Overview
The RNA shown here (Glycine riboswitch aptamer) has 88 nucleotides and comes from Aeromicrobium terrae.
[in-house]
Parts: sequence; structure tokens; C1' cells
RNA sequence: CGAACGCGCGUGGGAGAGUCCGCACACGCGGCGCCGAAGGGGCAAUUCCUCCCCGGAACCUCUCAGGCACCCGGACCACGCGAGCGAG
Repeated sequence: CGAACGCGCGUGGGAGAGUCCGCACACGCGGCGCCGAAGGGGCAAUUCCUCCCCGGAACCUCUCAGGCACCCGGACCACGCGAGCGAG
């Protein structure tokens, strides 16, 4: 000097499922029904290792939370910036 990797911030994209009923009118609450891609839990496909154990681990699953008009949110993807780490 510096790839990759993850982290923070910004921008763009970003699915699903009733605005059904009632109350209130404060777009909020309750009931039932439903969704899963914030988070969380579970099994474990699998990952590491000679093997076992330990550790990690899903967009699979549960729906606790969250969500089901709009807004917000939203895993994940791309780009930019920043500070780390650091192959070479």
C1' cells in the first nucleotide's frame, strides 16, 4: 500500500396475510381469522475437525413478539462512505 471478511451509517430495491365485525373517532383499541423476511425459540440440513465431543448454523419450523388499507417497519441484495481486522 492493501483483496476478502464482518460492523456502523446513507441511498435504492424489498414479499406475505381481513381495514371482517364492534367501540371510539384520538387511523387507536378489542374480538375472531390469517402472514412470516425485524427480533426471539426449536429441530437440525449443514459447517469446523482424522473421528468424536464442543462451538457456529437456515429464508426449515413455532408464531412469544411483530405484522395483515396508507405511512413506518422489513430478512436479504446492490452501491457509496467510515473505522477496524488483515491475505498478499